A computed fold for a 105-nucleotide RNA from Arthrobacter ruber, annotated as SAM riboswitch aptamer (S box leader). Model confidence (mean pLDDT): 79 of 100. The source organism's lineage runs through Bacteria, Bacillati, Actinomycetota, Micrococcales and Arthrobacter.
RNA sequence: UGACCAUCCCGAGCGGCUGAGAGAUCUGGCUCCCUGACGCCGCAGCAACCCUGGCCUCCGCCGUCCGGCGGCGACAGAAGGGUGCUACUGCCAGACCGAUGGAGG
Numbered sequence: 001u002g003a004c005c006a007u008c009c010c011g012a013g014c015g016g017c018u019g020a021g022a023g024a025u026c027u028g029g030c031u032c033c034c035u036g037a038c039g040c041c042g043c044a045g046c047a048a049c050c051c052u053g054g055c056c057u058c059c060g061c062c063g064u065c066c067g068g069c070g071g072c073g074a075c076a077g078a079a080g081g082g083u084g085c086u087a088c089u090g091c092c093a094g095a096c097c098g099a100u101g102g103a104g105g
Stems, first nucleotide, its partner, number of pairs: 001103001004102005013043005021032003025095005044086003049082002051077003058071005090097001
């Protein structure tokens, strides 16, 4: 990154600190919240984007054949590693967009 791709109705909470708003923005709704929300920290967990394994098929390369190597990949995994996430469908509708991961510079 106004220059790419994927995802955004599944899932997963406790403790400490703080103290008034919060659910990105605008409008309208709905909801959470001094019985402490939002946020920060710690721990725990969820998930499977990166990751690990990967039969058959398919593709590429090598080889005279057998075969070898690599790629894709249904599917499986989560120990370890990089993120992410853990009220409400990205809370809902419209508008503009945004978030996360991968990839690139």